Predicted 3D model of a 107-nucleotide RNA (SAM riboswitch aptamer (S box leader)) from Cytobacillus gottheilii. It was read from a public genome assembly, where an Rfam model found it. The source organism's lineage runs through Bacteria, Bacillati, Bacillota, Bacillaceae and Cytobacillus.

RNA sequence: UUCUUAUCUAGAGAGGCGGAGGGACUGGCCCUAUGACACCUCGGCAGCGGCUUCCUCCUGAGAGGCUGUGCCAAAUCCAGCAAGCAGAACAGCUUGGAAGAUAAGGA
Numbered sequence: 001u002u003c004u005u006a007u008c009u010a011g012a013g014a015g016g017c018g019g020a021g022g023g024a025c026u027g028g029c030c031c032u033a034u035g036a037c038a039c040c041u042c043g044g045c046a047g048c049g050g051c052u053u054c055c056u057c058c059u060g061a062g063a064g065g066c067u068g069u070g071c072c073a074a075a076u077c078c079a080g081c082a083a084g085c086a087g088a089a090c091a092g093c094u095u096g097g098a099a100g101a102u103a104a105g106g107a
Stems, first nucleotide, its partner, number of pairs: 001107008013042004021031003025080004043072003047069008076099001081096005
């Protein structure tokens, strides 16, 4: 980098540094000089994997610990493509998909 599978309306922030954009892309909307984003330190969350303890009907399930990875504005912030429903309509709703993110396994 790519393929497969699973999940994505829950959860979780302080300090330092730095100085202009950031929220993947496009449109919208939002965050941001009351200092965002990124980075560092500490803290936290609990999804997936590994190891392990307890309990157990010994199959499974449940609770916990350590660890790898991840995450800590807004539902993946909303939509994007297709189908259906509704509508006077620019507005709305549902389902599936695409794209993206994370984990595990493979190439």